Background
Transfer RNA from Moramonas marocensis, 72 nucleotides, folded computationally. The source organism's lineage runs through Eukaryota, Discoba, Jakobea, Histionina and Moramonas. Model confidence (mean pLDDT): 80 of 100. Its Rfam family is "tRNA". It is annotated as a transfer RNA. RNAcentral holds the sequence, with entries from ENA.

């Protein structure tokens, strides 16, 4: 320069048109003299960005951006 794949909460990850599942961590609480364990609740509305189909997009087109692999 081509082609090819990843991009989802702080961290790993699941999600294949009908408003995002879990596990760590993190916070409050219960327990406990106090710490840990356990046990409850809480935590994504800009799913890389933009723009497009669509009644409806994390999901599908385009197009960018970072990054990882081939080839030259």
């Nucleotide at each position: 320069u081509g082609g090819a794949g990843u991009a989802u909460c702080g961290c790993c990850a699941a999600g294949u048109g009908g408003u995002a599942a879990g596990g760590c961590a993190a916070c409050g609480g219960u327990c406990u003299u106090u710490g840990a364990c356990a046990c409850c609740g809480u935590c994504a509305u800009u799913c890389a960005a933009a723009g497009g189909u669509u009644c409806g997009a994390u999901c599908c087109c385009u197009u960018u951006u970072a990054c990882u692999c081939c080839a030259a």